A computed fold for a 74-nucleotide RNA from a Nitrososphaerota archaeon, annotated as transfer RNA. Taxonomically the source falls in Nitrososphaerota (Archaea, Thermoproteati). The prediction has a mean pLDDT of 83. RNAcentral holds the sequence, with entries from ENA. It matches the Rfam family "tRNA".
RNA sequence: GCCACGGUAGCUCAGUCUGGUAGAGCACCUGCCUUGUAAUCAGGCGGUCGUGGGAUCAAAUCCCACCCGUGGCU
Numbered sequence: 001g002c003c004a005c006g007g008u009a010g011c012u013c014a015g016u017c018u019g020g021u022a023g024a025g026c027a028c029c030u031g032c033c034u035u036g037u038a039a040u041c042a043g044g045c046g047g048u049c050g051u052g053g054g055a056u057c058a059a060a061u062c063c064c065a066c067c068c069g070u071g072g073c074u
Base pairs, nucleotide, nucleotide: 001073002072003071004070005069006068007067010026011025012024013023020057028044029043030042031041050066051065052064053063054062
């Protein structure tokens, strides 16, 4: 330098192909329960979807450029 894959909640990831309310588990907070703690159960909190731009009524999703990570080729 070229190719492929990846970047979404504090963490691990889905959702992208086929545009139309941003989600799950864990963690955290509150309550219930318990002599007490943990666990269970109920509720809650948490996001500029890597950055910038474009097309669209509408973008995490499509297009372009760039940044970062992993692997491969030279």